[in-house]
RNA sequence: AUUUUUCUUCGGGGUCGGGUGGAAGUCCCAAUCGGCGGUGAUGUAGGUAAUCUAAUAAGCCCGCGAGCCUUUAUGGCAGGAGCUGGUGAGAAUCCAGCGCCGACAGUGAAAGUCUGGAUGGGAGAAGAAAAAU
Numbered sequence: 001a002u003u004u005u006u007c008u009u010c011g012g013g014g015u016c017g018g019g020u021g022g023a024a025g026u027c028c029c030a031a032u033c034g035g036c037g038g039u040g041a042u043g044u045a046g047g048u049a050a051u052c053u054a055a056u057a058a059g060c061c062c063g064c065g066a067g068c069c070u071u072u073a074u075g076g077c078a079g080g081a082g083c084u085g086g087u088g089a090g091a092a093u094c095c096a097g098c099g100c101c102g103a104c105a106g107u108g109a110a111a112g113u114c115u116g117g118a119u120g121g122g123a124g125a126a127g128a129a130a131a132a133u
Base pairs, nucleotide, nucleotide: 001133002132003131004130005129006128007127008126009125010124017029018028019027031113032112033102034101035064036063037062038061044054045053046052059100060099067077068076069075082098083097084096085095086094104116105115106114
């Protein structure tokens, strides 16, 4: 250093203001939020003659998680969304503009944002110990 096992810790945000109504954080106008891993051409820091290195960077590109079932998994089911223009050798990721999406159960009225399952689970992240190579 790599692999395996065990343990510890960490691991999700959000309705300002207004309309209608008997009643709405659920409808309408408007506001507001964006889990984890991968990829990645800006920019940042460092370095070389040059190739580079490091941390960081996507809700809607790929995959995963939260729900349900089960023979308890590496299985099955359910579950959302992006275009246009610009720059460029190259854009699914950069810049600009305009859009769009959001599990389940509950509710005086339909919920991404309220309440609940949940002091739960969790993709995973960091660290420690042991063993093997």
Annotation:
This is a predicted structure of a 133-nucleotide RNA (FMN riboswitch aptamer (RFN element)) from Calidifontibacillus erzurumensis. Model confidence (mean pLDDT): 78 of 100. Of the family's consensus pairs, 97% are formed in the model. It matches the Rfam family "FMN riboswitch aptamer (RFN element)". Rfam describes the family as follows. The RFN element is a highly conserved domain that is found frequently in the 5'-untranslated regions of prokaryotic mRNAs that encode for flavin mononucleotide (FMN) biosynthesis and transport proteins.